A computed fold for an 86-nucleotide RNA from Pelosinus fermentans, annotated as c-di-GMP-I riboswitch aptamer. Lineage of the source: Bacteria > Bacillota > Negativicutes > Sporomusaceae > Pelosinus. Its Rfam family is "c-di-GMP-I riboswitch aptamer". Rfam links the family to the GO term cyclic-di-GMP binding. From the family's description: GEMM was predicted in a large-scale screen for bacterial structured RNA regulatory elements.
RNA sequence: AGAAUAUUUUGGCAAACCAAUCGAAAGGUUGGGACGCAAAGCUAUGGGUCUAAAGACGGGUUGUCUAUGAUUGCCAGGUUGCUAUU
Numbered sequence: 001a002g003a004a005u006a007u008u009u010u011g012g013c014a015a016a017c018c019a020a021u022c023g024a025a026a027g028g029u030u031g032g033g034a035c036g037c038a039a040a041g042c043u044a045u046g047g048g049u050c051u052a053a054a055g056a057c058g059g060g061u062u063g064u065c066u067a068u069g070a071u072u073g074c075c076a077g078g079u080u081g082c083u084a085u086u
Base pairs, nucleotide, nucleotide: 003086004085005084006083012037013036017032018031019030020029021028022027035073041079042078043077045076046075047074048071049070050069055065056064057063
């Protein structure tokens, strides 16, 4: 320096749910809270998933299509990194 394995100690993150707040929604942020996580650090690059305001189409009764929205705690890729052992 690289690879593999592990998560005991120390330290880290924080699902559901609740409150406030932003948003058309999905969802985000902050506080509380812990289901879990060894990359649950960062990155929407590929695929998946969610939403459908605006737009298009349709139509009398709210439908269909569409991401430019969202998700990295869905998977893969890229990138950075702590400890122990081999």